[in-house]
Context: one part of a larger RNA
């Protein structure tokens, strides 16, 4: 060189493990903002950065109320300090709170630059635009859920145009904790129902449909919830004020175990007890009900808000709905694409009637039946989940699970709109290798020492394979 054996080396797979994520449930909460917000940008510790937290009163200040030995955030230390005259920490309120930013005195390439006025030893205020007489509202920001004005294409139709996709994506406005809807000019069949919203079925029916591709009801039934009000008076509605009253912050109390034995360590294993309205679950040197933190259960309570019920005070809503119903044309919406095409909406043009009326029962007409449009309010049943607490999981276990377990929307990349990572694990405990040798006053190694272990020595648990060296044996 090659095969083979063994030793190393590299190397991060694998096991094992979570400090993160995923999904659900049930409460709560459903906004913040000109008293300047969501979101920056610049500061700010004795000490460089980066996260955190603050705001020139700058990891803070005040006062209650918790608590009781420590403490000055994290990586990460050393120095000064602080604290039983109760610190650090927790919790409710309040101060401060640069500069940009709806950014609002003008101006601007955000985070700067210029001013005007009134008051002031200093320190401070005013001064955009809209709506309003003022007073005092408005703006902007934010996951998804909701109303409303707009509104695509790809896409299916095996090509395409009518039709789908689809009133979806967007995009614009508005709003609430739910919007939206709502007390019959409603369906129904000649027998009755009796607001709205929602599910389940009615049912892929009836229909619709280049009768293609598709699209797709409604009456009935059963459920969840229940609610009716008012237009000028024992009323609805905003607002105020009084009494009750449940609920609620930190947090407080909360039960029982010792030997022996292995072992580096005991909670394992053996032997004898306890306790349990408490044997979820963490953690402690291996697997603890009685070792800690907790856990059933009990107790607690500031101050502001806000819920309920009761009572009260104020204010505010002017009359049963006419250029309306309805028709003519040209749109749209109803499962219904103009169709026999009823019903609702309305750009335009006509335009009634007035309960002796009117409307609807899918062209229409008569009979019959049923209900009062063209004003106004309304809880619950129903969605949503950017967030908060609390549990839970035939949900992941670091190429998985969020893109992010680690200074993650971070480095970095791109003029930008945008794109976007890799990266966790020494050990129970740093005990994180004094001290000595080699070597350049190095890397790096050898002793000792430290521990159970160090082939755990800091990209340090476990350490596969690939690849790479050394030794040995054989072939060449």
């Nucleotide at each position: 060189u090659g095969c083979a054996u063994u030793c190393a080396g590299u190397g991060g797979a694998u096991g094992c493990c979570u400090u993160g994520g995923c999904g659900c449930a049930u409460g709560c909460a459903g906004g913040c903002g000109a008293u300047g917000a969501a979101g920056g940008a610049c500061g700010u510790a004795a000490u460089a950065c980066g996260c955190u937290g603050c705001g020139a009163u700058a990891a803070g200040c005040c006062u209650c109320g918790g608590g009781g030995a420590g403490u000055u955030g994290c990586g990460a230390a050393u120095a000064a300090a602080c604290u039983u005259u109760g610190a650090u920490c927790c919790g409710a309120g309040g101060a401060u709170u640069u500069c940009c930013g709806a950014a609002u005195g003008g101006g601007g390439a955000a985070a700067c630059c210029c001013g005007a006025c009134c008051a002031u030893u200093u320190a401070g205020g005013u001064c955009a635009c809209c709506c309003g007489a003022a007073a005092g509202g408005g703006a902007g920001c934010u996951a998804a859920c909701c109303c409303a004005g707009g509104g695509a294409a790809c896409u299916g139709a095996a090509a395409c145009a009518u039709c789908u996709a689809a009133g979806u994506a967007c995009c614009u406005g508005g709003a609430g904790g739910a919007a939206a809807g709502g007390a019959c000019a409603u369906c129904a069949a000649c027998c009755g129902a009796g607001a709205c919203u929602c599910c389940g079925u009615u049912a892929g029916u009836a229909g619709u449909g280049g009768c293609g591709a598709g699209c797709g009801a409604a009456c009935g039934c059963g459920g969840a919830c229940c609610a009716g009000g008012c237009c000028a008076g024992u009323g609805g509605c905003c607002a105020g004020g009084a009494a009750g009253u449940a609920a609620g912050a930190a947090c407080g109390g909360g039960a029982a175990g010792g030997c022996g034995u292995u072992g580096g360590a005991a909670a394992c294993c053996g032997c004898c007890g306890c306790c349990a309205u408490a044997g979820u679950g963490g953690g402690u040197g291996a697997u603890a009900g009685c070792c800690c933190c907790g856990u059933a259960c009990c107790g607690g309570u500031a101050g502001a808000a806000a819920g309920c019920u009761u009572c009260u005070u104020g204010g505010u809503c002017c009359u049963c709905g006419a250029g309306u119903a309805a028709g003519g044309c040209g749109g749209g919406a109803c499962a219904c694409g103009u169709g026999a095409a009823a019903u609702c909406c309305u750009g335009u043009c006509u335009g009634a009637a007035c309960a002796u009326g009117g409307g609807u029962a899918g062209a229409c007409c008569a009979c019959u039946a049923u209900c009062c449009a063209a004003g106004c309010c309304u809880a619950a049943g129903u969605a949503c989940u950017c967030g908060c607490a609390u549990g839970c999981g035939a949900c992941c276990g670091a190429u998985a699970g969020c893109g992010a377990a680690c200074a993650a929307g971070u480095a970095c990349c791109g003029u930008g709109a945008g794109g976007g990572a890799a990266a966790g694990g020494u050990g129970a405990a740093a005990a994180g290798c004094a001290c000595c040798c080699c070597g350049a006053c190095g890397a790096g190694g050898g002793g000792a020492g430290u521990g159970a272990a160090a082939u755990a020595g800091u990209u340090c648990c476990u350490g596969a394979a690939a690849c790479u060296g050394g030794a040995u044996g054989c072939a060449u």
Molecule: large-subunit ribosomal RNA, domain I
Organism: Devosia sp. 17-2-E-8